[in-house]
Context: one part of a larger RNA
Molecule: large-subunit ribosomal RNA, domain II
Organism: Thermoproteota archaeon
RNA sequence: GCCGGGGAGUUUAUGGUCGUGGCAAGCCUAAGGGGGCCUAUCCCCGUAAGCGCAGGGAAGCCGACUUGCCCGCAACCGCCUUCGCGCGGCGAGGGGCGGGGUAGCGAUUGCCCGGAGUCACGAUCAUAAGACUAGAAACCGAACGAUCUAAUCCUGGGCAGGGCGAAGCCGGGCGAAAGCCCGGUGGAGGCCCGAAAGGGUCUUGACGUGCAAUUCAGUCCCCAGACCUGGGAUUAGGGGACAAAAACCAAUCUAGUUCGGUGAUAGCUAGUUCCUUCCGAAGUGGAUCUCAGUCCAGCCUGCCCGGAGGAGGUCGGCAGGGUAGAGCACUGAUCGAUGGGCAAGGCCUCGAAAGAGUCCACCCGUCUUUCAAACUCCGAAUCUGCCGACACCGUAGAUGGGCGGAGACGGGUUUCAGGGGGUAAGCUCCUGAACCGAGAGGGGAACAACCCAGACCAGGGUUAAGGUCCCUAAAUGCUGGCUAAGUGUCAAACCGAAAGGCGUCUGGGCUCUCAGACAGCGGGAAGGUAGGCUUAGAAGCAGCCAUCCUUUAAAGAGUGCGUAACAGCUCACCCGCCGAGAGUCCAGGCCCUGAAAAUGGACGGGGCUCAAGCCAGCUGCCGAUACCCUGGAGCGCAGCCUCAGGCUGCGUCUGGUAGGAAGGCGUCCGAGUUGGGCCGAAGCCGGGCCGUGAGGUCCGGUGGACCGACUUGGAUUGCAGAUCCCGGU
Numbered sequence: 001g002c003c004g005g006g007g008a009g010u011u012u013a014u015g016g017u018c019g020u021g022g023c024a025a026g027c028c029u030a031a032g033g034g035g036g037c038c039u040a041u042c043c044c045c046g047u048a049a050g051c052g053c054a055g056g057g058a059a060g061c062c063g064a065c066u067u068g069c070c071c072g073c074a075a076c077c078g079c080c081u082u083c084g085c086g087c088g089g090c091g092a093g094g095g096g097c098g099g100g101g102u103a104g105c106g107a108u109u110g111c112c113c114g115g116a117g118u119c120a121c122g123a124u125c126a127u128a129a130g131a132c133u134a135g136a137a138a139c140c141g142a143a144c145g146a147u148c149u150a151a152u153c154c155u156g157g158g159c160a161g162g163g164c165g166a167a168g169c170c171g172g173g174c175g176a177a178a179g180c181c182c183g184g185u186g187g188a189g190g191c192c193c194g195a196a197a198g199g200g201u202c203u204u205g206a207c208g209u210g211c212a213a214u215u216c217a218g219u220c221c222c223c224a225g226a227c228c229u230g231g232g233a234u235u236a237g238g239g240g241a242c243a244a245a246a247a248c249c250a251a252u253c254u255a256g257u258u259c260g261g262u263g264a265u266a267g268c269u270a271g272u273u274c275c276u277u278c279c280g281a282a283g284u285g286g287a288u289c290u291c292a293g294u295c296c297a298g299c300c301u302g303c304c305c306g307g308a309g310g311a312g313g314u315c316g317g318c319a320g321g322g323u324a325g326a327g328c329a330c331u332g333a334u335c336g337a338u339g340g341g342c343a344a345g346g347c348c349u350c351g352a353a354a355g356a357g358u359c360c361a362c363c364c365g366u367c368u369u370u371c372a373a374a375c376u377c378c379g380a381a382u383c384u385g386c387c388g389a390c391a392c393c394g395u396a397g398a399u400g401g402g403c404g405g406a407g408a409c410g411g412g413u414u415u416c417a418g419g420g421g422g423u424a425a426g427c428u429c430c431u432g433a434a435c436c437g438a439g440a441g442g443g444g445a446a447c448a449a450c451c452c453a454g455a456c457c458a459g460g461g462u463u464a465a466g467g468u469c470c471c472u473a474a475a476u477g478c479u480g481g482c483u484a485a486g487u488g489u490c491a492a493a494c495c496g497a498a499a500g501g502c503g504u505c506u507g508g509g510c511u512c513u514c515a516g517a518c519a520g521c522g523g524g525a526a527g528g529u530a531g532g533c534u535u536a537g538a539a540g541c542a543g544c545c546a547u548c549c550u551u552u553a554a555a556g557a558g559u560g561c562g563u564a565a566c567a568g569c570u571c572a573c574c575c576g577c578c579g580a581g582a583g584u585c586c587a588g589g590c591c592c593u594g595a596a597a598a599u600g601g602a603c604g605g606g607g608c609u610c611a612a613g614c615c616a617g618c619u620g621c622c623g624a625u626a627c628c629c630u631g632g633a634g635c636g637c638a639g640c641c642u643c644a645g646g647c648u649g650c651g652u653c654u655g656g657u658a659g660g661a662a663g664g665c666g667u668c669c670g671a672g673u674u675g676g677g678c679c680g681a682a683g684c685c686g687g688g689c690c691g692u693g694a695g696g697u698c699c700g701g702u703g704g705a706c707c708g709a710c711u712u713g714g715a716u717u718g719c720a721g722a723u724c725c726c727g728g729u
Stems, first nucleotide, its partner, number of pairs: 001729006011129013026051002032045004055062002065098001068097004076089004080084001099113005132271004139261006150235009159225001161193003164189001168185007198221002202218002205216002237253001239249002274664006284297005299407001300405006309393002313390009325378001326376002331372003336367006345360002348357003411436004416432006441452003456632007466622003469606003475619001477618006488608002499593003503590010520577005526550003531545003556571001560569002633654002635651007665718001667715010683702008
C1' cells in the first nucleotide's frame, strides 16, 4: 500500500421558531395518593404552582374601542356589447383615520388598546454540560527511584620497568666567624619517559537498516595521585548533587518516572460514512488586547403575511456637476527681450571725502515661451435625479413586511477603464465592470482568469472563436502587392528601445533639363600681379588687411596637393563629345544594425521563400456540451378528470463550492397484520431484468436451517481517507 472488521453532531435540562393533535378565555397538572390489568404500558384523585386573559411608568401610582368613518384582497351576488386582465354591489381577514390608556411641562413624542391561548408529541436551532471525533507542550497532587550517574562516608584492592636526583647525613678543603666549595651517601616530587589501569585529542578515517541507540582502527592524554577501583551506605524532584557543562539524578532533565485530577484546554490542524431534486453565497462596512477568532449589518435559503406595482436597459426632455481636454483671465511657477523704479545688497569707474555714474540683483509693467491634485476666462464624453415613451419583471403574486436556518468577514486576475504610494514588480491600496473563486465544453502547443460559449439525458444537423502543406478535421484555393532578413511562420500574455542604414518599395514638394541637364571623357582655366603688409623667403595656397580692374566662351587677388621660396598637378568656372532624365528635401511600408548567460535546442514539431511569411480583398470547407430538430426525464404553473393520482398544454426553467430547503434508498431491533422454507432458509459465487439513483427483483450453482413482505415505532444505522485502531497479506 491493499483486504476484512471497528471508527466521528449524541443524551438530558431550559428556551426560540415551525408543524400536527386535544381542549379553549382558558389550558395544564407537580410531588403524592387510589384502582385495574395482558404488570415499566392504563384509569382516577390531587387545582398548589405555571402560562394566558392589560398595559404604561424608575417609582409612587394610574388604567384601555365587545366598532364611529373610509379604502379594499379573496370569496359571494348581479349585469352584458365585446365573455373579458369587463362593469357594479357586498366585503371576513387586511389597511388608513378617528377615539382611548399610560409616562411626560410639552411635542409632528415613546409604548399600548376592537379577545387566543395552553398542553402534548415531532422537527430544527441556541445555551449549559466532555457536547462531532482525534491531537498538545504544559499545570497540580500522591507515590516509586542514587544497581546508571554526581558528591560524601565506611571497609577493602591496584599501580611493570627506566630516568632526573631536593632536604638531611658522612668525608675532604677553605675561612676569624657567619658560612662557602668539592666528592660521596641519601631518595624528595599533585617531577619526567612508558606498560597494566584510567581517559577519549585528531583522522571531522571505518561503520552509519552498524558488531554497537556512541562501536572499530590508527594517533593521542595521563599513569604514586585533587590517582584508579570492588563491596556497603547517605542525599529525591522546584528537590538532590555539581573543580559550573544548566552537566548528572536508571538509553528520560531549563525541573525524573508512574498513576491520578483528565474526555485539562486548543480562536490551531486533520478527519467526519447512502441517493436524487430546487435555490444558491461571501471574502465588504462597523466594533473588538482585534487582524488565523467573534458579534451586528450587507450578500444566500425556507416558510408565512400582504395584494400592485417594480425597475438595473434604450431613446427623448428638464435640472445638477467642473473631471478629461484646453487655457493663462485669477493664484502660483517659468524662457528670452524690453520700458520704468531703485530706500536697503554687490562688482567696477570717478572723487580727498561727502557723494555721483554704469552694470548686476531686486520691484512694477509690456511682448514672447513653458506649466499646475490642492489655478480656471472655458469645458466635453459621461454620471446622477425627475418626467415621458418603448422594451423588461410582476395577480402563475413582484417591490415590501415578519420569523426560522446559514455560510462568509485570507480573495484573485484582466494589453479592461480611472486613480493614491513605489525606480519597479506575478508589487501595494482604492473605484467601476467582467471573469475565476463555485464554470465544465471548443480555441490559445501545454496554461484558474485571454477569445468563443453558460453543460438535464440520448440521437441527428448547423455554426462560433480559431483554423484549412504533414503530424491533424478542413484550400499546396483565387486576385494584387511587399519581404531575402529563415525576417517571419506570436491576437495578447511571452514587447524589444533610443539612435542609425546610398537595403528596397510607395507617395509628395522644390530645382536643373533636347536653347542638351547629371555623370564620364577631351580641351581651356589668362593679363595688371609675385595685390598690399609681414617675412631670411611669403609668388593664389604660414599669417594680417583688402578682395578691384582688364581680355574673354570662361577663369577666385584662388578648392585641395605640393616647394626653402618658385615651379608642377588640380578644383571652381567655360567649351566640345554624348543623348534623357538628374539632383535635393519630406512622409510612409517591409527589411537590416543596435541585439550579451551559462549541457546542444527550439516558430508546438517537421518543414516553408511569386510561402506554408506580411499587407489588402474574395469564395468554399473544417470546427463546441453554443444554436436548431426529434424523443425522453425532472421542476414550476395553468386547465380538465374517474382527484394520495392521471391526462393535456405552456416555460427565455434544470452548471454549481460554502450553505439552506424538499423527497427518497438501505441496515439492525420492537409491535401489529400476513407469507416463504430440508421438494432446500440465510450467507457466498456467476448471470438476466427493472429503477435517474441510493437500490430492487429473478435464474443457476454452492450451502445446509432459518428468512421475508406491508403498516407503524425506535436506533451505538450507511466509510476511502483521520502519518486513524485491530487483524491478515